Model confidence (mean pLDDT): 84 of 100. A computed fold for a 72-nucleotide RNA from Rotaria magnacalcarata, annotated as transfer RNA. RNAcentral holds the sequence, with entries from Rfam. The source organism's lineage runs through Eukaryota, Gnathifera, Bdelloidea, Philodinidae and Rotaria.
RNA sequence: CGCUUUGUAAAUCAAUGGUAGAUUAUUUUUCUGAAACAAAAAACGUUGCGAGUUCAAUUCUCGCCGGAGCAC
Numbered sequence: 001c002g003c004u005u006u007g008u009a010a011a012u013c014a015a016u017g018g019u020a021g022a023u024u025a026u027u028u029u030u031c032u033g034a035a036a037c038a039a040a041a042a043a044c045g046u047u048g049c050g051a052g053u054u055c056a057a058u059u060c061u062c063g064c065c066g067g068a069g070c071a072c
Stems, first nucleotide, its partner, number of pairs: 002070006010024004018055001026042005048064005
């Protein structure tokens, strides 16, 4: 330098063009004499960055950046 793959909440991962969600963690409440467990609720995302296609992009295309792998 080339090719493949990957980047989404604090963490681990979903969502194959139509309002971005789950689990854990965090906060609050209920329960308890107090905790733990359990239950309910809340908060947390410019979907790596930029551009393009589209009525509409996490999703498709291109470039850049980062991670992993392969070849030389």